[in-house]
Molecule: SAM riboswitch aptamer (S box leader)
Organism: Acidobacteriota bacterium
RNA sequence: AUUUCAUGCAGAGUGGCUGAGGGAAGAGCCCUGUGACGCCACGGCAACCGGAUCAGGAUCAUACAUUCUGACCGCCAGGUGCCAACUCUCUCCCGGAGACGGGGAACAUGAGAU
Numbered sequence: 001a002u003u004u005c006a007u008g009c010a011g012a013g014u015g016g017c018u019g020a021g022g023g024a025a026g027a028g029c030c031c032u033g034u035g036a037c038g039c040c041a042c043g044g045c046a047a048c049c050g051g052a053u054c055a056g057g058a059u060c061a062u063a064c065a066u067u068c069u070g071a072c073c074g075c076c077a078g079g080u081g082c083c084a085a086c087u088c089u090c091u092c093c094c095g096g097a098g099a100c101g102g103g104g105a106a107c108a109u110g111a112g113a114u
Stems, first nucleotide, its partner, number of pairs: 001114008013042005021031003025091004043083003048079002050076002053071006087106001092103004
């Protein structure tokens, strides 16, 4: 970089440095000198991967190992990730008078493959 799968209406901020933009694009709307974005420190959230325990299933030989599922919203928190607004909203398609609902694309994150 390409690709597959899963998730994206929950949750979680203070301080220091810097100094004008930021929210991916367009439009809207919003955040922002009462200091944004970024970087650093500390703190926190969450539970994708990971780890431990118990129970049940598959396999096996009734075992070990492996594997699947569950455990009040199971437990822990090592690897990532995240800590304004549903991924801020809309954009393409379908339904609907509309409000809105469903799907898709794109994007983000994780895990895997090339």